Predicted 3D model of a 350-nucleotide part of an RNA (small-subunit ribosomal RNA, central domain) from a bacterium.
Rfam family: Bacterial small subunit ribosomal RNA.
The RNAcentral record of the full RNA draws on SILVA.
The coordinates come from a structure-prediction model, not an experiment, and the mean pLDDT is 88.
Context: one part of a larger RNA
RNA sequence: CUGGGCGUAAAGGGAGCGCAGGCGGCCAAGUCAGUCUGAAGUGAAAGCCCGGGGCUUAACCCCGGAAUAGCUUUGGAUACUGCCUGGCUUGAGUGUGCGAUAGGAAAGCGGAAUUCCAGGUGUAGCGGUGAUAUGCGUAGAUAUCUGGAGGAACACCGGUGGCGAAAGCGGCUUUCUGGCGCAUAACUGACGCUGAGGCUCGAAAGCGUGGGGAGCGAACGGGAUUAGAUACCCCGGUAGUCCACGCCGUAAACGUUGUGCACUAGGUGUGGGAGGUAUCGACCCCUUCCGUGCCGAAGCUAACGCAUUAAGUGCACCGCCUGGGGAGUACGGUCGCAAGACUGAAACUC
Numbered sequence: 001c002u003g004g005g006c007g008u009a010a011a012g013g014g015a016g017c018g019c020a021g022g023c024g025g026c027c028a029a030g031u032c033a034g035u036c037u038g039a040a041g042u043g044a045a046a047g048c049c050c051g052g053g054g055c056u057u058a059a060c061c062c063c064g065g066a067a068u069a070g071c072u073u074u075g076g077a078u079a080c081u082g083c084c085u086g087g088c089u090u091g092a093g094u095g096u097g098c099g100a101u102a103g104g105a106a107a108g109c110g111g112a113a114u115u116c117c118a119g120g121u122g123u124a125g126c127g128g129u130g131a132u133a134u135g136c137g138u139a140g141a142u143a144u145c146u147g148g149a150g151g152a153a154c155a156c157c158g159g160u161g162g163c164g165a166a167a168g169c170g171g172c173u174u175u176c177u178g179g180c181g182c183a184u185a186a187c188u189g190a191c192g193c194u195g196a197g198g199c200u201c202g203a204a205a206g207c208g209u210g211g212g213g214a215g216c217g218a219a220c221g222g223g224a225u226u227a228g229a230u231a232c233c234c235c236g237g238u239a240g241u242c243c244a245c246g247c248c249g250u251a252a253a254c255g256u257u258g259u260g261c262a263c264u265a266g267g268u269g270u271g272g273g274a275g276g277u278a279u280c281g282a283c284c285c286c287u288u289c290c291g292u293g294c295c296g297a298a299g300c301u302a303a304c305g306c307a308u309u310a311a312g313u314g315c316a317c318c319g320c321c322u323g324g325g326g327a328g329u330a331c332g333g334u335c336g337c338a339a340g341a342c343u344g345a346a347a348c349u350c
Base pairs, nucleotide, nucleotide: 003322004321005320006319007304008303012318014201015200016199017198021194022193023192025088026087027086028085030083031082033081034080035077036076037075038074039073040072041071042070049065050064051063052062053061054060091191092188093187094186095184096183097182098181099180103177104176105175106174107173108172109171110154115149116148117147118146119145120144121143125136126135162169163168206247207246208245209244210243211242215241216240220236221235222234223233258317259316260315261314262313263312266295267294268293269292270291271290272289273288274287275286276285299306300305323350324349325348332343333342334341335340
């Protein structure tokens, strides 16, 4: 450089925004850079190929011919690509009108429950397990009633329901704020797609400073079990879990399926919108757009399965794979307070 691949065999970057780059809708004019074609020059010899010849043959050698990408100059072609000019509206965006939503941030509020504290009633047990025991309780527990404190999480609604790029988001109200769908077709006129680097976001755990601490609970202590039991079960329990700010940057970050666009039978459920039909009206029914499931045609697939939400048929761009172990290790570098993250081998071995 090239080939074949990436749902489960090795392989889709955790996600987004986006500079460079790559790629790019319809019509017309110009140009002729790419592209195609003709000519000239160059393209050393040897070699390769073809023909002929010389060593007894061959290898080897000699003669002749042919061939060649590329480069330079020049004539021509103009479909496609580029460049340039003008135009268009279907891609993209804007406006207008409706609509759904646990999308994000902040503040305030609410009830149930657990625990604790105080008081009342009340008395000998409670708790826990397969069964026990540790534990709690006559200094009055458990149970029950009243009052109070505090923290965390929001039953029912709740739904292969909704929203978000992903991570993720669920009590109620208010404020600020993002995206999306449908209808309309008024406006801009290709403004687009992708995206190496870069930047931003990024569960949980973990780290720093300060706060908070009800329940739960690594570590740790005790009780059991057991041959042992550094576990599973039980009684306790610190960090943590929560908040603010700052780090970390990982994951079975999974649909194990990159993003965008186009095309390719249907059936059925569900969420949001629009139109029609119908009706007194809501419903029902039909059409259509967007989302989310199931089942299936063609096709694809090693099979499983996928199948208009493609793993089908194509195009554009990015990422990645190339036998197992060694190893996501060593070394170096960058980042980090650290933990470590990212980048990432080889010897050797099967």